[in-house]
Notes:
Predicted 3D model of a 72-nucleotide RNA (transfer RNA) from a Pseudomonadota bacterium. It matches the Rfam family "tRNA". The prediction has a mean pLDDT of 81. Taxonomically the source falls in Pseudomonadota (Bacteria, Pseudomonadati). The sequence is in RNAcentral, with records from ENA.

RNA sequence: GCUCCUAUAGUUUAAUGGAUAAAACGCAAGCUUCCGGAGCUUGAAAUCCAGGUUCGACUCCUGGUAGGAGCA
Repeated sequence: GCUCCUAUAGUUUAAUGGAUAAAACGCAAGCUUCCGGAGCUUGAAAUCCAGGUUCGACUCCUGGUAGGAGCA
């Protein structure tokens, strides 16, 4: 230098181009308990960035950023 892959809550993963972006663990509050743990209920929390296509984009296209792999 070229090609390819990946990027979503704090973490690990879901989501035929169409529902309010879902779940587990974790976190916070409440119930329970003498206290804690466990259990139950509730809540907060995310699409790497910028454009484009589309009635509609996590998804498709382009460029960039970061990480990884291969070739030279």